[in-house]
Predicted 3D model of a 78-nucleotide RNA (c-di-GMP-I-GGC riboswitch aptamer) from a Deltaproteobacteria bacterium.
The sequence was found by an Rfam model in a public genome assembly.

């Protein structure tokens, strides 16, 4: 330094309610915990989802679907 996830200090927060946005996927804010060691940031490739078209496609969601990319907290074992 890699790796790696034992403790601990702490972290986020799924369904579901409710607020507000938006045709919508969905977002955000509160309330709430199913999990998460990157459930921290990025739509680059794939996948899903929506909204438009006759289709080709174009506009857009989704980082808690995977795969890259970028930073990053503590430290038994290894």
């Nucleotide at each position: 330094u890699c790796c790696c996830g034992a403790a601990a200090c702490g972290g986020c927060a799924a369904a579901c309610c409710g607020g507000c946005g938006g045709c919508g996927a969905c977002g955000u804010c509160g309330g709430g915990a199913c999990g998460c060691a990157a459930a921290g940031c990025c739509a680059c490739g794939g996948g899903c989802c929506u909204g438009c078209u006759g289709a080709u496609g174009c506009a857009g969601g989704u980082a808690g679907c995977c795969g890259g990319g970028c930073u990053a907290c503590c430290g038994a074992a290894g």
Taxonomically the source falls in Myxococcia (Bacteria, Pseudomonadati, Myxococcota). Model confidence (mean pLDDT): 86 of 100. The model forms 86% of the base pairs in the Rfam consensus.